[in-house]
RNA sequence: GGAGUUAGCACGACGAUCGCGCGUGCCAAGCCGCAAGGCGGCGCGUGAGGAAAGUCCGAGCUGCGUAGAGCAGGGUGCUGGAUAACGUCCAGUGAGGGUGACCUUAAGGAAAGUGCCACAGAAAACAAACCGCCGUUUUUCGAAACGGUAAGGCUGAAACAGUGCGGUAAGAGCGCACUAGGGACCAGGUGACUGGCUCUCUUGGUAAACCCCACCCGCAGCAAGACCUAAUAGGGGAAGGAUGAGGUUGCUCGCUGACUUCCCGGGUUGGUCGCUGGAGGCGUCAGGCAACUGACGUCCUAGAUAGAUGAUCGUCCUCGACAGAACUCGGCUUAUCGCUGACUCCGCCU
Numbered sequence: 001g002g003a004g005u006u007a008g009c010a011c012g013a014c015g016a017u018c019g020c021g022c023g024u025g026c027c028a029a030g031c032c033g034c035a036a037g038g039c040g041g042c043g044c045g046u047g048a049g050g051a052a053a054g055u056c057c058g059a060g061c062u063g064c065g066u067a068g069a070g071c072a073g074g075g076u077g078c079u080g081g082a083u084a085a086c087g088u089c090c091a092g093u094g095a096g097g098g099u100g101a102c103c104u105u106a107a108g109g110a111a112a113g114u115g116c117c118a119c120a121g122a123a124a125a126c127a128a129a130c131c132g133c134c135g136u137u138u139u140u141c142g143a144a145a146c147g148g149u150a151a152g153g154c155u156g157a158a159a160c161a162g163u164g165c166g167g168u169a170a171g172a173g174c175g176c177a178c179u180a181g182g183g184a185c186c187a188g189g190u191g192a193c194u195g196g197c198u199c200u201c202u203u204g205g206u207a208a209a210c211c212c213c214a215c216c217c218g219c220a221g222c223a224a225g226a227c228c229u230a231a232u233a234g235g236g237g238a239a240g241g242a243u244g245a246g247g248u249u250g251c252u253c254g255c256u257g258a259c260u261u262c263c264c265g266g267g268u269u270g271g272u273c274g275c276u277g278g279a280g281g282c283g284u285c286a287g288g289c290a291a292c293u294g295a296c297g298u299c300c301u302a303g304a305u306a307g308a309u310g311a312u313c314g315u316c317c318u319c320g321a322c323a324g325a326a327c328u329c330g331g332c333u334u335a336u337c338g339c340u341g342a343c344u345c346c347g348c349c350u
């Protein structure tokens, strides 16, 4: 100098004027609305993000469910830990990739059972035998029939372990050595697992196929939901109501009864709350490899409801990416400008 890996930081700066949302103090005692309730002026304070996004996971909170159990269904899936919880995070193990820093991993069970394995190929799973190889018999000497065999050839993503030696008519885990696999045992580790030793020459793949095993899971979501409040319909009660229509058995009593007023109740419109102080941020100390936890100190940091967070001007710079809160929080994913630290590899110089 170049190419990378990884961890983190900041999101133009300062000032002036005007405007908007929210909070608060003071001043006004008025205005709007049927009501509930809301509103003014001045001053001060404060006012988007690392992703506010996607709405993909997990929680809080709220309602339903008398709130339990089971089935069905769904999810997760190496080990240990963190956490309110998680499919997230941390530390490891195995496997894989990279020269390396480092990265990736949908990683339980195929010896419970069932299914599937296209094309090609003889054969795709209780093995079988197309070309071969070997033996016997026959022979028109070209070969044929029967039997043995699975080393070689051919196909395929995958062919019933691989290499070598022995063995054989030819061959074969048929025998042996090493490797691979499987089962005991020993040692280390909390564990996944690792190392050793020994036995066995031995079992295709597929579970993001059904399934089995272990663990977890009620449903809906802030337009949740709670409270207040004009009106309408239907409902309940009280009073009144024609010397009370009509109905109820022919009559009487009794009951009912059109209509009016008030109250209850209903719940629309509208309003208020939910709403932001929280599993909160920062700092120090302590524990832990870490994720994280504890103690102490300190800070308050948007809360609208047609939706504020803006505009103009001045100075400066390297001239500013992606992008805008709507109940809250922990994650993941996606978008994106610039800067810094550590580390790796390559080249050159001293």
Base pairs, nucleotide, nucleotide: 001346002345003344004343005342006341007340008339009338012316013315014314015313016312017311018310020047021046022045023044024043025042026041027040030039031038032037049322053333054332056331057330058329059328060327061221062220063219064218073217074216075215076214077213078092079091080090081089082088093107094105095104096103097102108212109211113210114209115206116205117204130153131152132149133148134147135146136145137144138143161179162178163177164176165175166174180202181200182199183198185196186195187194188193225273226272227271228270235264236263237262238261239260240259246256247255248254280299281298282297283296284295285294286293287292317320

A computed fold for a 350-nucleotide RNA from a Bacillota bacterium, annotated as Bacterial RNase P class A. It matches the Rfam family "Bacterial RNase P class A". Gene Ontology terms of the family: dimeric ribonuclease P complex, tRNA processing and ribonuclease P activity. The family's RNA type in Rfam is ribozyme. The sequence was found by an Rfam model in a public genome assembly.